Context: one part of a larger RNA
RNA sequence: GCCGGCGAGUUGUGCUCAGCGGCAAGGUUAAGCGUCUCAGACGCGGAGCCGUAGCGAAAGCGAGUCCACACAGGGCGACCCAGUCGCUGGGCGCAGACCCGAAACCGCGUGAUCUAACCCUGGUCAGGCUGAAGCCGUGGUAACACACGGUGGAGGGCCGAACUGGUGACCGUUGAAAAGGUCUCGGAGGAACUGGGGUUAGUGUGGUGAAAUGCCAAUCGAACGCGGAGAUAGCUGGUUCUCCCCGAAAUGCAUUGAGGUGCAGCCUCACGCGCUAUGCUAUGCAGGUAGAGCCACUGGAUGGGCUAGGGGCCCCACCAGGUUACCGAACCCAACCAAACUCCGAAUGGCAUAGCAGGAAGCGUGGGAGUGAGACAGCGACGGAUGAGCGCCGUUGUCGAAAGGGCAAUAGCCCAGACCGCCCGCUAAGGUCCCUAAACACAGGCUAAGUGUGAAAGGAUGUAGGGUCGCGUAAACAACCAGGAGGUUGGCUUAGAAGCAGCCAUCCUUUAAACAGUGCGUAACAGCUGACUGGUCGAAUGUGACCCUGCGCCGACAAUGUAAGGGGGCUUAAGCCUGUUACCGAAGCGGCGGGUUCCCGAAAGGGAGCGGUAGGGGAGCGUUCUGCACGCAGUGAAGGUGGAGCGAGAGCACCGCUGGAGCGUGCAGAAGUGAGAAUGCCGGC
Numbered sequence: 001g002c003c004g005g006c007g008a009g010u011u012g013u014g015c016u017c018a019g020c021g022g023c024a025a026g027g028u029u030a031a032g033c034g035u036c037u038c039a040g041a042c043g044c045g046g047a048g049c050c051g052u053a054g055c056g057a058a059a060g061c062g063a064g065u066c067c068a069c070a071c072a073g074g075g076c077g078a079c080c081c082a083g084u085c086g087c088u089g090g091g092c093g094c095a096g097a098c099c100c101g102a103a104a105c106c107g108c109g110u111g112a113u114c115u116a117a118c119c120c121u122g123g124u125c126a127g128g129c130u131g132a133a134g135c136c137g138u139g140g141u142a143a144c145a146c147a148c149g150g151u152g153g154a155g156g157g158c159c160g161a162a163c164u165g166g167u168g169a170c171c172g173u174u175g176a177a178a179a180g181g182u183c184u185c186g187g188a189g190g191a192a193c194u195g196g197g198g199u200u201a202g203u204g205u206g207g208u209g210a211a212a213u214g215c216c217a218a219u220c221g222a223a224c225g226c227g228g229a230g231a232u233a234g235c236u237g238g239u240u241c242u243c244c245c246c247g248a249a250a251u252g253c254a255u256u257g258a259g260g261u262g263c264a265g266c267c268u269c270a271c272g273c274g275c276u277a278u279g280c281u282a283u284g285c286a287g288g289u290a291g292a293g294c295c296a297c298u299g300g301a302u303g304g305g306c307u308a309g310g311g312g313c314c315c316c317a318c319c320a321g322g323u324u325a326c327c328g329a330a331c332c333c334a335a336c337c338a339a340a341c342u343c344c345g346a347a348u349g350g351c352a353u354a355g356c357a358g359g360a361a362g363c364g365u366g367g368g369a370g371u372g373a374g375a376c377a378g379c380g381a382c383g384g385a386u387g388a389g390c391g392c393c394g395u396u397g398u399c400g401a402a403a404g405g406g407c408a409a410u411a412g413c414c415c416a417g418a419c420c421g422c423c424c425g426c427u428a429a430g431g432u433c434c435c436u437a438a439a440c441a442c443a444g445g446c447u448a449a450g451u452g453u454g455a456a457a458g459g460a461u462g463u464a465g466g467g468u469c470g471c472g473u474a475a476a477c478a479a480c481c482a483g484g485a486g487g488u489u490g491g492c493u494u495a496g497a498a499g500c501a502g503c504c505a506u507c508c509u510u511u512a513a514a515c516a517g518u519g520c521g522u523a524a525c526a527g528c529u530g531a532c533u534g535g536u537c538g539a540a541u542g543u544g545a546c547c548c549u550g551c552g553c554c555g556a557c558a559a560u561g562u563a564a565g566g567g568g569g570c571u572u573a574a575g576c577c578u579g580u581u582a583c584c585g586a587a588g589c590g591g592c593g594g595g596u597u598c599c600c601g602a603a604a605g606g607g608a609g610c611g612g613u614a615g616g617g618g619a620g621c622g623u624u625c626u627g628c629a630c631g632c633a634g635u636g637a638a639g640g641u642g643g644a645g646c647g648a649g650a651g652c653a654c655c656g657c658u659g660g661a662g663c664g665u666g667c668a669g670a671a672g673u674g675a676g677a678a679u680g681c682c683g684g685c
Stems, first nucleotide, its partner, number of pairs: 001685006011095013026050003032044005054061002064076004098238002101235001105228006116200009125190001127159003130155001134151006163187003168183004204220001206216003213222001241620006251264005265371002267368007278357008291344001292342002298338003302334004309327002311324004374399007382391002404415003419594004424590003430584003433568003439581001441580006452570001458554002462551010479536005485509003490504003515530001519528002595610006621674001623671010639658005645652002
């Protein structure tokens, strides 16, 4: 891992609701007892309980009573009146209460054969090195001291085996091993290592600890065994046959509350009400959003005017006064802004009434729930950064709980809601060159970028369409030839500044025209060129500037391999825009047949519905046992196995073979009643 077997809402009791039954202003017995054909049935037993009257704290009174002075008032009652005892089922409480699962807590015991410390008694430590004190000798001293040589053999001394440890690396990691192997390394006469025997756990709330929360039998921030015990688990997992009808929620308020719960909301079932839901239309009503506005308020905010006040300057003994291209309230003008501004003010939505439409829509009471983590998308706001597949509200949709078709693939987008069957038809979104079902359709235009098939500010004689204003046989635009001068090197500045660093001015003259100079250039001049003028040429569909619009261009950089159309591939398209016709295309709609639920109907029949998680309701299948009735079976039961039968399904028959002794049908009853999942349990492989 697979297969087989086992494996989870039970039982008792109290309450409550429904169905069924008995009796009924009553209903019913409990313990106990008796009889019998004795796990039972029948009878006795009225104690007690519920109901039949309430109100008051109570005395108490009573269809009333309590408060009170009250024959005010008010509270709770009475009127209309049904209960009670069983059986079955739904739900809740108390019990382990659907099953499995803690980490832990407490009690009583068992452990120091591992390990920690200690006690008793034994054992072990190759070899080598160093050379303390003391002593002896010599020197030395007044004597000591001291020095040197020798001797000596100290040391938690040195090197290094056994022994003991376990430093680093590698290997090993379903190992050779639940801690090892190899190499390497520490200690190795000591606080050394070690054998045997013993002590400490006398409340583990403990012991022991050269102290690491270490160790106390492969277990230690509190050992292990058994018990309390089925501890508790607002948590995780699991929870077993079928079909039919309906079908949610992920919100509000509260919560030692936030992944739980209570009440409400939303679902379902029963009973009751009966035109109430919802939509449209009409009429009436409330409102302060969008927008807009602001000499209509409250604030903000820019410029100007005017003017208190302040500052500077002048003046001044004081008081005063003058002035100002300083600041500046209020006021005035102009142009603005606001969620917490409003003189105004929609649409949509809401409320009321009426009419019309409306038929598993509404409302009430009661039984049963689940939900109370939502997600994305469009629209309206807020928070954030006018970020987020972001957060938080409102509103609608989808997913959730929805399959089918489209979007290459893709819960939340687009189309569309699957009762079943059909080798029939029509359409939706989206498509119609090939992959790939269907027009390389038709008409007109655009694009040259493979734009299409990813992107901005910004940039550009791309291209197509439209518009405005110039110039043009009085010869335009472009090109070519020629001129482009004088005062003057304008003034200032400057080392210089001569059209051309910079500042100021920008005149006059000669002219067809010529700037106190457009750019290049020089140290400054020079030089080239432009404006401007004449000529050559010759257009009239010429030439220039600007604006609007369609489609395109640049801007454009990422990591395995083209890789930003799904691919091939596509250029008067197979791209883009406008229009037209046809076709394809789904579980949509239609056709034919069938099932079921509800409604109408006496029926025949007709109509509408039948996606579905949590969940509610309904109807069934099957297993074991029991009662009653009836059957089958060695002429072969159950079980096994094969087979083209029946049923909507759970399932049920029949026949052959096998098997070798029990089994079934109808009705009724009782449950250890259905397995694929629980890192389920046991077994087999």

The part of an RNA shown here (large-subunit ribosomal RNA, domain II) has 685 nucleotides and comes from a Fimbriimonadales bacterium. Its Rfam family is "Bacterial large subunit ribosomal RNA".